[in-house]
RNA sequence: CAGUGGGGUAGAGGUGCAGCGGGCAAGAGUACCGCCGGUGAGGUUUCGGGCACCUGUGAGACGGCGAGAAAGGGUACGCUGCCGAAGGGAGAAGAGAACCCGAGGCCUUCUCCCUGGGCCGGUUUCUGAAAAAGGACCGGACUGUCACCAUAAAAUAAUGGUGGAGCGCUACUCGCACG
Repeated sequence: CAGUGGGGUAGAGGUGCAGCGGGCAAGAGUACCGCCGGUGAGGUUUCGGGCACCUGUGAGACGGCGAGAAAGGGUACGCUGCCGAAGGGAGAAGAGAACCCGAGGCCUUCUCCCUGGGCCGGUUUCUGAAAAAGGACCGGACUGUCACCAUAAAAUAAUGGUGGAGCGCUACUCGCACG
């Protein structure tokens, strides 16, 4: 001291990601509740079983009348935090719920794996009130980044083509290692 590796810091992708807040639409004239009608024995957590309770003073479903919500999800805006932002899949553990057992689901944490990003389209017996959003799978172009090739005689920029993945890319820096 050029460089390489490693460490640290700061950035970029844009219809960018996530969280919170109130508003709006929808949920829905639904659930719950009350009354009436006929029927007539079951019903009570997502399901199954047990326990306990309700029920011929009428369960449950159906029909009518009255009154009548909420959550999750969505949407535009505002604020905050950010650029593996974040989103999925699998496994394990924990906690809560209406008593006990089992299964499943919701939430939290950890481990491993996948996805650069958003958009559009298709399929779906997943999820959902839903023709929304989401999940899974498939396809499409676009975009950012790096590498390679060409335009092109050297390089940069530009254009075009091909390909890879964020454990990436760019910039700065380090008292570290190699040299």